Model confidence (mean pLDDT): 78 of 100.
Predicted 3D model of a 99-nucleotide RNA (TPP riboswitch aptamer (THI element)) from a Thermoplasmata archaeon.
Of the family's consensus pairs, 100% are formed in the model.
Rfam family: TPP riboswitch aptamer (THI element). The family has 115 seed sequences and 16,130 matches in Rfam 15.1. Rfam links the family to the GO term thiamine pyrophosphate binding. Rfam's curators write: Vitamin B(1) in its active form thiamin pyrophosphate (TPP) is an essential coenzyme that is synthesised by coupling of pyrimidine and thiazole moieties in bacteria.
[in-house]
């Protein structure tokens, strides 16, 4: 130095549907906080970050179930996507030295 795990630290990404709406459904999360000119911003939670099914496209797609719905399967390992640094263990190798 190179790889494998762990965790640390700075840094990014991403989504918030359904309706039989005081609530119920799925799922990590379905909107918790401040502001607003009521479009929405910012922060929070939670998932994800190349070993990358977090999310996005195709998709006003196909099938199936549901009271409805990315609800549940295809599509589909498809096409895209967001990373760096040092930390400490472990492993295997080389290269010096001693015996």
């Nucleotide at each position: 130095g190179c790889c494998c795990a762990u965790g640390u630290u700075c840094a990014g990404g991403g989504g918030a549907g359904c309706c039989u709406u005081u609530g119920g459904c799925u799922g990590a999360g379905a909107g918790g906080a401040u502001c607003u000119a009521c479009g929405g911003a910012u922060c929070g939670a939670c998932c994800c970050u190349u070993u990358g099914a977090a999310c996005c496209u195709g998709a006003c797609c196909c099938g199936g179930a549901u009271a409805a719905u990315g609800c549940c399967g295809g599509c589909g390992g498809a096409g895209g996507g967001a990373g760096a640094a040092g930390a400490u263990g472990g492993a295997a190798a080389u290269a010096u030295c001693g015996u």